[in-house]
RNA sequence: CGAGUCUUCCAGAUGGUCGCUGGUUUCUUCGCGGCUUCGGCCACGGCGAGACGAGAGGAAAGUCCGAACUCCACAGGGUAGUGUGCUGGCUAACGCCCAGUCCGGGUGACCGGAAGGAAAGUGCCACAGAAAACAUACCGCCGAGCCGCCUUUCGGGGCGGUGGAAGGGUGAAAAGGUGCGGUAAGAGCGCACCGCCUGGGUGGUGACAUCCAGGGCACGGUAAACCCCACACGGAGCAAGACCAAAUAGGAAGCGUCAGAGGGUGGCCCGCCCGAAGCUUCCGGGUAGGUCGCUCGACCGCACGAGCGAUCGUGUCGGUAGAUAAAUCACCAUCGCCCCGGCAGGAGGCAACUCCCGAGGGGAACAGGAUUCGGCUUACGGAGGGGUUCGGACA
RNA sequence: GGGGCUGUGGCGCAGCUGGGAGCGCGCCUGAAUGGCAUUCAGGAGGUCACGGGUUCGAUCCCCGUCAGCUCCACCA
Numbered sequence: 001c002g003a004g005u006c007u008u009c010c011a012g013a014u015g016g017u018c019g020c021u022g023g024u025u026u027c028u029u030c031g032c033g034g035c036u037u038c039g040g041c042c043a044c045g046g047c048g049a050g051a052c053g054a055g056a057g058g059a060a061a062g063u064c065c066g067a068a069c070u071c072c073a074c075a076g077g078g079u080a081g082u083g084u085g086c087u088g089g090c091u092a093a094c095g096c097c098c099a100g101u102c103c104g105g106g107u108g109a110c111c112g113g114a115a116g117g118a119a120a121g122u123g124c125c126a127c128a129g130a131a132a133a134c135a136u137a138c139c140g141c142c143g144a145g146c147c148g149c150c151u152u153u154c155g156g157g158g159c160g161g162u163g164g165a166a167g168g169g170u171g172a173a174a175a176g177g178u179g180c181g182g183u184a185a186g187a188g189c190g191c192a193c194c195g196c197c198u199g200g201g202u203g204g205u206g207a208c209a210u211c212c213a214g215g216g217c218a219c220g221g222u223a224a225a226c227c228c229c230a231c232a233c234g235g236a237g238c239a240a241g242a243c244c245a246a247a248u249a250g251g252a253a254g255c256g257u258c259a260g261a262g263g264g265u266g267g268c269c270c271g272c273c274c275g276a277a278g279c280u281u282c283c284g285g286g287u288a289g290g291u292c293g294c295u296c297g298a299c300c301g302c303a304c305g306a307g308c309g310a311u312c313g314u315g316u317c318g319g320u321a322g323a324u325a326a327a328u329c330a331c332c333a334u335c336g337c338c339c340c341g342g343c344a345g346g347a348g349g350c351a352a353c354u355c356c357c358g359a360g361g362g363g364a365a366c367a368g369g370a371u372u373c374g375g376c377u378u379a380c381g382g383a384g385g386g387g388u389u390c391g392g393a394c395a
Numbered sequence: 396g397g398g399g400c401u402g403u404g405g406c407g408c409a410g411c412u413g414g415g416a417g418c419g420c421g422c423c424u425g426a427a428u429g430g431c432a433u434u435c436a437g438g439a440g441g442u443c444a445c446g447g448g449u450u451c452g453a454u455c456c457c458c459g460u461c462a463g464c465u466c467c468a469c470c471a
Stems, first nucleotide, its partner, number of pairs: 001391008009382002012335006020055002023052005029046003033042003057366001061377002064375005069237004076270004081233005086100004101115001102113004116228002121226002123222003138168002141163001145162007176194006195217001196215008241292004250283006262274003285470003299319002302315005337363004345356004396467007405420004414451001422438005444460005
């Protein structure tokens, strides 16, 4: 210098003008209430005006996981069902995250992995192919031995079976691989190496790694097919739930009143609790108001310390929308950032041209809270900062 | 705000213990008719919403996006 890889950061700044939504406060005015010495005063609420201060995100999104919180029983037992699935950590919890193991990709930095079990069982493996899982034999191989048949010039020859599964061919996959020996041809038939299985040693918390010995090899793939194993999970969700106010019209069907319907917000059984009378479903009717829940919380950031790290501890220095159909906007000026870059100016060069400066022009995304939090995933603009790898050149 | 479901020719739908992408209507061409309709014969038309994964192989199984549909307030 070129190409890459991981990580981090920002989501323009300042000022002005016009507006929006809450909060605090002052004033004017209205309503209602209380007190009154009838002059007023106090409290609450509303309209309006002024002042002060505040006002979306890294994803607020998808609602995919996990929790907090609330109600149902203090959330109980079994079954069904669902989810997770290498090891060890972290955490309130998690399917996230961190560190590692193994496998795969990459020259490498690094990236990716739903990564338990297929020698418990069942199912499936289309087409092609001889054969797709208790193996088998289409082409081709052999003709040593044995059996049968045919033939013979009696020496023999041919065919079939027995043999074998190395080669060809099919397929995603063909029953350990490569090589040497061996044989009629062959074959773990024998041997060496690799793989596999069994047993043991060593290291590691562990996944696992490594070494030694033994065994000729038995065990195809698929569990994001059923299933088995281990672990976890009660259900519903702020339209949860609590309170106040307003308005209205009931009807039908079913079940039931203690041998008790029904309820406990998806299934079944049990258990428990409520329920001494109503309950469920359907049709119809009414209201579309307010208060709380509601935002300071396992919160974010900073500093210090522990840890490889996720994370944890301490400090308490800083930050912190709570609206209810939903506000946080628009414009202008200056500065900053990125891209293009005429004229003029400057520098280098013989020239082509290159560089500096830069008038001017253009650009700045994705998107917006609605109970809260931890993650994941998806959308998206950008100048940089840091770590690291490969290649080339120079010193 | 929360819960559930669906996506296959132009339209309405089937297909699934994974192996051929189909049916009806519609469309096109031809025949039949004096002509039209009916009828008969033949044909075209598909990113199985999109992207990725598992598998030899995916409309089907798994994950993630996108679009659409639907239900849920309180009182008596």
Two RNAs folded together computationally: RNase P RNA and transfer RNA, 471 nucleotides in total. It holds a member of the Rfam family "Bacterial RNase P class A". Its mean pLDDT, the model's own confidence on a scale to 100, is 79.